[in-house]
RNA sequence: GCCACCUUAGCUCAGUUGGUAGAGCGACGCACUCGUAACGCGUAGGUCACCAGUUCGAUCCUGGUAGGUGGCU
Numbered sequence: 001g002c003c004a005c006c007u008u009a010g011c012u013c014a015g016u017u018g019g020u021a022g023a024g025c026g027a028c029g030c031a032c033u034c035g036u037a038a039c040g041c042g043u044a045g046g047u048c049a050c051c052a053g054u055u056c057g058a059u060c061c062u063g064g065u066a067g068g069u070g071g072c073u
Stems, first nucleotide, its partner, number of pairs: 001072007010025004019056001027043004049065005
């Protein structure tokens, strides 16, 4: 230098042939317990990496940028 893939909650990851996003772990609260942990119930937490385009509507499609992983040279 070229090619491919990835970027979604604090972490690990789903997801949707375009219709305003979920799980597990973690955090917090409640309940339980003599108390703690575990179990149970609930709550919060996301401009879906960024900038544009297409569209009535974009996490999803298109182009570019940034970062990461792998391969080739």

The RNA shown here (transfer RNA) has 73 nucleotides and comes from a Candidatus Saccharimonadota bacterium.
Its Rfam family is "tRNA". Rfam classes the family as a transfer RNA.
NCBI's taxonomy places the organism under Bacteria, Bacteria candidate phyla, Candidatus Saccharimonadota.
Model confidence (mean pLDDT): 82 of 100.